[in-house]
Formats: sequence, C1' cells, structure tokens
RNA sequence: UCCCCGAAAGGGCAAACCCGUCGAAAGACGGGGACGCAAAGCCACGGGUCUACAGCCGCAAAGAGUAUGACAUGUUGCCUGUUCUUCAGGCGGCGCCAUUGUUGCGGCCAGGAUCGCCGGGUUCCCGAA
Repeated sequence: UCCCCGAAAGGGCAAACCCGUCGAAAGACGGGGACGCAAAGCCACGGGUCUACAGCCGCAAAGAGUAUGACAUGUUGCCUGUUCUUCAGGCGGCGCCAUUGUUGCGGCCAGGAUCGCCGGGUUCCCGAA
C1' cells in the first nucleotide's frame, strides 16, 4: 500500500400483533409497534413457497327463465279428406325429457403474490483489532 473480516461511532430498516384502506385471496400500502437484520436498500432473472378471481374438468342440485332438439300418450286450436254423428293424417300451443344456462362442492391451473425463503444482478455510510 492492497485484500479479507466487521468492533466502535453516527445512524437506518421494521417481524408478530392492533387500527384504517385496497384486493376474490395470497398479500400490499399508511399509522402504531419491535422479532430481528450489515444490505431486512432496489430488481420477479432462476429456483422454492403462498393464493385461485377468471378459465378448464368432474360430480350433484333446483328448475322450465332463454335457446335448441327429441318424445309415447294426454289436452287443445287450425287445415284437409271422409261414412259429414265419427274417424284418420298434417301443423302449432300446453305437457314432459335432454343439452345449454343457473347454483353448490371438488380437482387442475398463474397471468397474481412473496426480495424479512434461497441464488443471481445492481447501488451504498463507517471502518478498529
């Protein structure tokens, strides 16, 4: 002189919890409050973790609200034929069922969150033994 470490000094941040706000939630922000932190400053780049509004799948329920489709028979309207009393056929409404839609439950899933989970990137005050 340089490197590593990080005592002291001046300070900094702020866990849990409480209040308020935002959010579907995880969580974030503000105030109070300190568990702790030498980067507990910043960045979602990699990994991990958390949540699941929306989306997808499955199951169930109610029901005839919308739309579509099917249906034996019942009821009813119209038309045609007829033996003109009646009977048959066609179309439509009611009825009923299914799908869609609605509601509930479950599963999957970040595009959401977490930098005080880890790694990485980046900026930075002091400097003893």

c-di-GMP-I riboswitch aptamer from a Bacillota bacterium, 129 nucleotides, folded computationally. Rfam family: c-di-GMP-I riboswitch aptamer. About the family: GEMM was predicted in a large-scale screen for bacterial structured RNA regulatory elements.